[in-house]
């Protein structure tokens, strides 16, 4: 990296380094951000997708393998539907993202 599946409305911080940009990519739009952002590091914690264990129905544990720790995947964008006049809601995709499993 490709493909299948599953899930994404919940939940979960401090400290040292760093010093300007960040929220995945485009637009757009809101946001976070020198009361210190990205990133790195340590400790903490979250959820529980594989494995171990425990029941064995459903569960249940959190050691171990990996995620994850602003804001709903931050909203929208493509399609369908009802309200209502350019918005709003609800489905449903397509994108991202994690897991597993095969290539």
């Nucleotide at each position: 990296g490709a493909u299948u599946u599953a899930u994404a409305a919940a939940g979960a911080a401090g400290c040292g380094g760093g010093g300007a940009g960040a929220g995945a990519u485009c637009a757009g739009g809101c946001u976070c951000u020198g009361u210190g952002a990205a990133c790195c590091g340590c400790u903490g914690g979250c959820a529980a997708c594989c494995u171990a264990c425990c029941a064995c129905a459903u569960g249940g544990c959190a050691a171990g393998g990996u995620g994850c720790u602003a804001a709903c995947u931050c909203c929208u964008g493509c399609c369908u539907a009802a309200a209502u006049u350019a918005u709003u809601u609800a489905g449903g995709g397509a994108c991202u993202a994690u897991a597993a499993a095969u290539c």

Predicted 3D model of a 103-nucleotide RNA (SAM riboswitch aptamer (S box leader)) from Spirosoma sp. It was read from a public genome assembly, where an Rfam model found it. The prediction has a mean pLDDT of 85. The organism belongs to Spirosoma, within Bacteria.